[in-house]
This is a predicted structure of a 1487-nucleotide RNA (small-subunit ribosomal RNA) from an uncultured prokaryote. Its mean pLDDT, the model's own confidence on a scale to 100, is 84. RNAcentral holds the sequence, with entries from ENA.
RNA sequence: AGAGUUUGAUCCUGGCUCAGAUUGAACGCUGGCUGCAUGCUUAACACAUGCAAGUCGAACGAACAGCAGAGCUUGCUCUGGCUGACGAGUGGCGGACGGGUGAGUAAUGCAUAGGAAUCUACCCUGGAGCGGGGUACAACCUGGUGAAAACCAGGCUAAUACCGCAUACGACCUACGGGUGAAAGUGGGGGACCUUCGGGCCUCACACUCUAGGAUGGGCCUAUGUCAGAUUAGCUAGUUGGUAGGGUAAAGGCCUACCAAGGCGACGAUCUGUAGCUGGUUUGAGAGAAUGAUCAGCCACACUGGGACUGAGACACGGCCCAGACUCCUACGGGAGGCAGCAGUGGGGAAUAUUGGACAAUGGGGGCAACCCUGAUCCAGCAAUGCAGCGUGUGUGAAGAAGGCCUGCGGGUUGUAAAGCACUUUCAAUUGGGAGGAAAAGCUGAGCGUUAAUAGCGUUUAGUCUUGACGUUACCAUUAGAAGAAGCACCGGCUAACUCCGUGCCAGCAGCCGCGGUAAUACGGGGGGUGCAAGCGUUAAUCGGAAUUACUGGGCGUAAAGCGCGCGUAGGCGGCCUGAUAAGUUGGAUGUGAAAGCCCCGGGCUCAACCUGGGAACUGCAUUUAGAACUGAGCAACUAGAGUACAGCAGAGGAGUGUGGAAUUUCAGGUGUAGCGGUGAAAUGCGUAGAGAUCUGAAGGAACAUCAGUGGCGAAGGCGACACUCUGGGCUGAUACUGACGCUGAGGUGCGAAAGCGUGGGGAGCAAACAGGAUUAGAUACCCUGGUAGUCCACGCCGUAAACGAUGUCUACUAGCCGUUGGGGAACUUGAUUCCUUAGUGGCGCAGCUAACGCACUAAGUAGACCGCCUGGGGAGUACGGCCGCAAGGUUAAAACUCAAAUGAAUUGACGGGGGCCCGCACAAGCGGUGGAGCAUGUGGUUUAAUUCGAUGCAACGCGAAGAACCUUACCUGGUCUUGACAUCCUGCGAACUUUCUAGAGAUAGAUUGGUGCCUUCGGGAACGCAGUGACAGGUGCUGCAUGGCUGUCGUCAGCUCGUGUCGUGAGAUGUUGGGUUAAGUCCCGUAACGAGCGCAACCCUUGUCCUUAUUUGCCAGCACGUAAUGGUGGGAACUCUAAGGAGACUGCCGGUGACAAACCGGAGGAAGGUGGGGACGACGUCAAGUCAUCAUGGCCCUUACGACCAGGGCUACACACGUGCUACAAUGGUAAAUACAGAGGGACGCGAGGCCGCGAGGUGGAGCUAACCCCAGAAAGGACUCGUAGUCCGGAUUGGAGUCUGCAACUCGACUUCAUGAAGCUGGAAUCGCUAGUAAUCGCGUAUCAGCCAUGACGCGGUGAAUACGUUCCCGGACCUUGUACACACCGCCCGUCAAGCCAUGGAAGUCAGGAGUACCUGAUGUCGCCCCUUCAAGGGGUGCCUAGGGUAAGCCUGGUAACUGGCGCUAAGUCGUAACAAGGUAACC
Repeated sequence: AGAGUUUGAUCCUGGCUCAGAUUGAACGCUGGCUGCAUGCUUAACACAUGCAAGUCGAACGAACAGCAGAGCUUGCUCUGGCUGACGAGUGGCGGACGGGUGAGUAAUGCAUAGGAAUCUACCCUGGAGCGGGGUACAACCUGGUGAAAACCAGGCUAAUACCGCAUACGACCUACGGGUGAAAGUGGGGGACCUUCGGGCCUCACACUCUAGGAUGGGCCUAUGUCAGAUUAGCUAGUUGGUAGGGUAAAGGCCUACCAAGGCGACGAUCUGUAGCUGGUUUGAGAGAAUGAUCAGCCACACUGGGACUGAGACACGGCCCAGACUCCUACGGGAGGCAGCAGUGGGGAAUAUUGGACAAUGGGGGCAACCCUGAUCCAGCAAUGCAGCGUGUGUGAAGAAGGCCUGCGGGUUGUAAAGCACUUUCAAUUGGGAGGAAAAGCUGAGCGUUAAUAGCGUUUAGUCUUGACGUUACCAUUAGAAGAAGCACCGGCUAACUCCGUGCCAGCAGCCGCGGUAAUACGGGGGGUGCAAGCGUUAAUCGGAAUUACUGGGCGUAAAGCGCGCGUAGGCGGCCUGAUAAGUUGGAUGUGAAAGCCCCGGGCUCAACCUGGGAACUGCAUUUAGAACUGAGCAACUAGAGUACAGCAGAGGAGUGUGGAAUUUCAGGUGUAGCGGUGAAAUGCGUAGAGAUCUGAAGGAACAUCAGUGGCGAAGGCGACACUCUGGGCUGAUACUGACGCUGAGGUGCGAAAGCGUGGGGAGCAAACAGGAUUAGAUACCCUGGUAGUCCACGCCGUAAACGAUGUCUACUAGCCGUUGGGGAACUUGAUUCCUUAGUGGCGCAGCUAACGCACUAAGUAGACCGCCUGGGGAGUACGGCCGCAAGGUUAAAACUCAAAUGAAUUGACGGGGGCCCGCACAAGCGGUGGAGCAUGUGGUUUAAUUCGAUGCAACGCGAAGAACCUUACCUGGUCUUGACAUCCUGCGAACUUUCUAGAGAUAGAUUGGUGCCUUCGGGAACGCAGUGACAGGUGCUGCAUGGCUGUCGUCAGCUCGUGUCGUGAGAUGUUGGGUUAAGUCCCGUAACGAGCGCAACCCUUGUCCUUAUUUGCCAGCACGUAAUGGUGGGAACUCUAAGGAGACUGCCGGUGACAAACCGGAGGAAGGUGGGGACGACGUCAAGUCAUCAUGGCCCUUACGACCAGGGCUACACACGUGCUACAAUGGUAAAUACAGAGGGACGCGAGGCCGCGAGGUGGAGCUAACCCCAGAAAGGACUCGUAGUCCGGAUUGGAGUCUGCAACUCGACUUCAUGAAGCUGGAAUCGCUAGUAAUCGCGUAUCAGCCAUGACGCGGUGAAUACGUUCCCGGACCUUGUACACACCGCCCGUCAAGCCAUGGAAGUCAGGAGUACCUGAUGUCGCCCCUUCAAGGGGUGCCUAGGGUAAGCCUGGUAACUGGCGCUAAGUCGUAACAAGGUAACC
C1' cells in the first nucleotide's frame, strides 16, 4: 500500500466481498511447563447454609470465673476491680468508610473552568476554661400476658447518661440601651504538706467545654460541552419576576400570601426512544469512528414504592416506620425475612471459578496500649480466557534402506528424514539444601524533652527477644535417561502451497467470484506441500481498508443528485478612506488539566510479559499582559456597487373594451342528377323524400394564413388579425442627486402548461368515453363513419409535467472568427458603405475542464458568496402518520424483505419489417423439367429373431456403397474354440508340404500315403508346422462434446491481417475510409500514414491459330505398281494426325470520354480482344458441422467373450410418406428394312475377328492382338417409306410359358433372350428446380467396380444444336459505407404484464390482549409541619388541618402483540395467455 466482482472487451460511476488489528468472548479439534493478568456481558431473577462491623472494663453499675485476704459454722459468707481476650445492659466512638451493582437518570448527572450565601466528628495550630449542685431510666428483683416474636406493671441503682446554678477572653442576638449561652472525668507517678486513709494536693497523659484559624471532606450556584427522532412545533399557573413572611448549615418559588404577565422555543423548547458519566480502551497516518470489563474519579441504587428519626455527616446495602409483591414459621390470634458483600444453590444462557487459607504484609474501626474485628486485603484453588517466556532434543549419517505415493516404467518423491553411531540434560521427575517479603511492638541500657523529680510519659539510639497464610516458596545442588511432551487450518483466483483415486449438477463445497452433468489442482479420501504453533481454525462483535457522509477529504448536463419560476423574513456573506476600540484573532506569563494508562530515558524480577523512578505529553479551560494587520461593533466621511430624476428607442410583455376578413359547419332559396364519402382494399354512413357539385343570402362559434426569421418580449408557465384605454419590465444617451441603500435566501408568500373539479353561460370545428364498420387466430387497438364530456367565456379551486439548456441565483476574470436583433458613436468615396461600442440571440473554435460525449465570454474554464439536493439496484416516491384539497389527488416520507449487481459514456461486432451504393441464373426475359402415372433407387416410418452401422435444413436422402445370391457382413439363429483367426518372446517335437478314406450342415475330429530340403566353425542355426506355459493378442464395443488426419459449407465471396509510426486514459482507431474504376482490397488520385504478408490476378494443365523438328503401327498431294474394292505395295514428308519445342494477345495501335490518371466505349489488324473457353488451385475464420465403421489415437469397457470359426437366415420385409432418377403419355412421333459421319476409352485369369449353329440370348471355334498395327465396335439422332389422332402400329408395367449365361450354388435374391399378356398414363394443383453458348435441350458411345449383376447410378466422350436478358422496383444470398440498439449463446436475441403453484416478509382490518404516561374526582397508611386538648418537672398521650405512597372511578391519549378476511411486494431451470419495450421493434418512444 491494495485486491476480487457488472462488459465480448474498455473507461467511469457505484455497491458487495477479502487481506490487517482487536475482544471480559463462545464453539470444534488438540494440549508439556512457568510467570503475570483476567473470569455472569444474560434474569436489578429467586435464594438454603456459613461468614462479611465491631470495639472500649483506662466512662458505669452488676452477674460469672479465677486469685488474694478476712470471718468462721471447713464449706459457706464477706471484702478487694487484684486478674479475665467477661455474656447481657447503661454510656462513648464506629455501623454515612470499606465492599457490591448499573436498574433508574439526556440532566437535581458527568467533564472542564469559575463563584459566594455555607457546614465539617476525629486531626493540627492558637486563645480561654474545666467551679458547684441535682435527677431519672436500663441492667437486676418481683408479678403478669403470649405458641413464638416480644411486651406490660411495680420496686432498687451507677456513670464521661440526663438537668439546672455560677463564670464568659473569644462567640451569638440587638431596637446599640442591652441581652443569651459551657463543661466530665478516667488513668499513671509522686517529694513536701493535709487526710475521714478512700484520697486531697502537685504533675503527666488521655478525655471534656467555649472560641479563632487551618487541614480534610461535603452542600449550593454559574458558563461551556454531553445520543437519536420534526412522521414530536409549540410548551409553561408556582409557571417568570417583584414585595413581605416562613424554612434551611446555606443563596433561591425551596414554601406561603399579595402584585405584575411574564418565561422557554427552529442556535430545536415540549414529547418519544435509548443510555450511568469520565480518565481511558480498541482501531486509525491523522482527523475521526466505536466503546466505557478489569484499575481510578464522580453519580445513582440496595426486594418494589413512600417517609422521616438519630447523627458532624444518611433520608442510611447487613438501622426504623408504613404500603405492596414474594418466601418462611404459626397453637390461625399473630410474627419473621431481604447475597446488586465473600463463597455457594436453583434458574436463565453460547458462556464465566472454591460453600479454601491468613490477618504474616498494606489499609480501616475501636482502644492509652497489649490487642480485638476486618470474605477490605494478601495468598492459594479452578479455566490455554489473554499476554509473555521455555521445552518437545543436538551433531553425524546414502545402501539415497523398507514402506507409502506418483510415474513418460528410466525413475522421482517422502528424505538426512528414519535406522545406526557419537553427544547434551533446559523443563518435568527424584533426593537434599535454601533466601527475601520483617518494618514494628515488647524487654534492657544510654542521651534529650517535660517536670519539683533520678517517678512516669514522649522521643532518639545500642543491644536483646521473638512475629510468615503463601510454603514441599523463589533459587541452588544431586541422580537417571532421549528418556515424559505436536497439533490445527489451508493448497481454483484474491492468497503462500499439486498430484492420484473415488464420485458424476449426485453427494457435497462456498468469504466474494463461483466449483460438481465421466479425465474435478474447487466435493470425499491418500500422498505431497504451505502457514501458524501449545495452540490452530470457525462464529459473533468493533475500527480499518471505505475519499462508501468527504472538517482534513466527494459530488449534482447524460451515472444518484438544481426546488417549475419569482418576491422576500430570519440567517449567512458584503465596496472605499481616516482616527479610536479590542469581541474574534496573535505572542508571552500564571493557574489548572488527579493518579494510573500511552510515549521517552533509567531501574528490578536470568529475559520478556509484568512491576517501578523520573520526564514529556494531556492538542483543553480560565486569569492576566502585550500587539492592532485582518474580521467585528460604534463615530465621521467617499463614489467605482445599487438606486432616483431627464430625454429617447424596440417589442406576439400583461389586463380590459370594441372592430375585421378568409375558412369550416348549419339553415333557407336557385340550378342540376346519381351517386357522394372513405380506404391498402372495403364497409358502416349520406343520397331519387334530390345528396355530392355549383350560385345567392343568413346564422353562429372558434382560430387568426401570408408577414414569420436558431426574429422579438416575459422570472418561469407562456405570448401572434386590427384599433383604443390602463399598466409592468428592458435598453440607450448625457448630466445632476442619494450615499453601500447590496447579493443570496431556511421557513413564508405569489405566479404557475395541459388535463381535471364547482357554479353559470356558450358550443362552429376537433374530440377521451361510447356506438357501428373494417383488419385480425383474437383486436376491448392502430384505419374508417359517427359522437358526448371537454376544448371557448366569467368567477372559484387544483398545483402538477421530459415545468429541459435534463445545466440554481449573483459577481469578477480568461485567444479569436462568422452571422443576427435593439440602441449609440466615428469616418469618408454619402452607400444595399466601412469601422468602433453596448444590451441580447445563434454557429464554429484555442487554452482549460470532462469518464467520455462534449462545454468553451450565454462555460460544464478560473475564483468568490448564498441556497437546494445526492449516497448501490429493487421494495417505493409506496405504506403509516401529519398538512393541503369538494374530489381526483398533491406534499412530506420509511421499514421488513430481496439481489451482486443496477447505471453512464464510448469501442468492436451482430442484427433491423433503417438508409446509401454494388454484385450473383437472385429476380425479370426465355428454354426444359420436378410435383400427377408406372417402374428403378435412397430415406423415414412400420414390421422382424435380425431387417448391422453411419449421414438429417441449405451443406442427409442413385450419400459412405467404383457394384449385399455365399463371401463381403459389422446383424440374427444354431453349432464350436479359449494364448486364441492375427503379432513377439520361451520350451519340446517335427522339414515344409502332400495323397486317400470315415463321421458331420460345416467348422472340426479320427485314420492314412508320399516326403526328408537350405546354411554350418558339426555344437547348432534360419524359415515353416504341431503341442505347452504365461506375458499378451483381439474388439466395425462407447465417447467425432477428449483428439490427429481428411472433408463439407459460407465461397472462387474479396476479403483477412501484421510491422513501424500517429491519434485515443483505454477497449480500439488509422492504414483498409474518401473521389473514380474493376470480375477483384484490380488499378489511379487524394490522404498521418509508410510499407508488408495471406488471399485476387499471373505462373501449371487442356482447348482454339501458325511455325520448326521427327515419321511408325498414323497420313497419301505429286510419281509409280496392283486389286472387285481398300496407303494394299514401292515410295513420299507436302497435308491431316501424333508429340516435343517455339510464336502469338500486351488495352500494344487509332479515335472518343475521363482529372494530362486509372480506366471505359468504338474501331483497325488478327485464328483469337480486353480474364479468349474450360480445369486444377479454396485467405483469416464460422458451423463443439461430418467421420473413433478408411486410418491413427487418449480415456473407459469386454477377456471360456462385446474376441475367433462355421452353416443357414437377414441387410432385398411393406397399410404408408418424402427425395433423386428412368420410361412415357405420342406425328418435331412410332414401327420395319436399307444407308452416312465421331470422340474418348478398355483388352493376357483378357479383348476375342472371319467362318459355322441357334428366331434370339448365346454356342462352337480360335485368326490376330502385350495394342496409333488386332479386337471390343453395328455409333445414334440424321436423310428417304408407312401409320393418321385412336388408350392407338402410343405406352410398356404386370403376369404365364420356354430358354441362355455367370457362378460350388440364381428358392428367399441375378442379368439377359423369346412367345404370350398389355396396367396406369392423353402433359400433371399448391408449390418448386436447372440453365446465358458450343450453353440449355436432344442423341448415342466408353470406362471403373465386377465371376455375374439388380447401372435407369457415377465418371467421362463426342454428334446435332437453340431462345432470351428491358432492367435492378421486388424475393433469396453476399460485399462495402453509414445509422439505431436495452442484442454479445449476438433477432432462433432480449424482454413486459395478468393468471395458476409454492415460499418469505409486510400494510389495512370488525375486534381482542398487554404495557406506558398524564388529567379530573373519591379514598388515604405512615410521616413532617401547624393548631387544639389532657397530664406534667420533662418526656408523653388524644384530636384535628394541609400535603402525601398506594388504591378506586371516568373519559380519552400513546406504544406493542395477536386476528377471520383483505391489498399489493419480493423470490422460485423448463406452467398459461398474449407480445408492451429494445431496430422506424413493425402505430417512434417517453413525461